The RNA shown here (c-di-AMP riboswitch aptamer (ydaO/yuaA leader)) has 137 nucleotides and comes from a Chloroflexota bacterium. The source organism's lineage runs through Bacteria, Bacillati and Chloroflexota.

[in-house]
RNA sequence: GUGCAAACACUGCCUAGUGCGCCGGCAGGCGCAGCGGGGGAACCACCAAUCUGGGGUGAAUUCGGCCCCUCCCGGCCGAUAGGGCGACCUUCCGCCCGAACCCGUCAGCUAACCCCGUCGGCAGCAGGAAGGCCUGG
Numbered sequence: 001g002u003g004c005a006a007a008c009a010c011u012g013c014c015u016a017g018u019g020c021g022c023c024g025g026c027a028g029g030c031g032c033a034g035c036g037g038g039g040g041a042a043c044c045a046c047c048a049a050u051c052u053g054g055g056g057u058g059a060a061u062u063c064g065g066c067c068c069c070u071c072c073c074g075g076c077c078g079a080u081a082g083g084g085c086g087a088c089c090u091u092c093c094g095c096c097c098g099a100a101c102c103c104g105u106c107a108g109c110u111a112a113c114c115c116c117g118u119c120g121g122c123a124g125c126a127g128g129a130a131g132g133c134c135u136g137g
Stems, first nucleotide, its partner, number of pairs: 001008002010124005018033006034118006044108001053106001054103004062079006082097004088132006
């Protein structure tokens, strides 16, 4: 924006979470590529580690105060490392986030090699300005 609705389409945002092909009425499934993650030598690092268990994904860590309370846990306020905001970079201002989950006693880095993910949540007038760069007329 269309539509009674279901839903579809367009333009965007966070996130790795996208593109193509095949099967399928749809949901979904399989494969390739792209993107993302984990394990895993030598050398190097650690000469310490292992119940105060340890580790991973992620921006999401670390504090102060109050409540409950012996403490811990939990709840609430305030801040904070760090992260996001419509082509790209930098600076300034403005507005937000600062969670959640997983492995299971076990993992430093790590070539070869092995394994896994490709979710989910939002907006409909956008954050604004300056400089640079790029592109088009």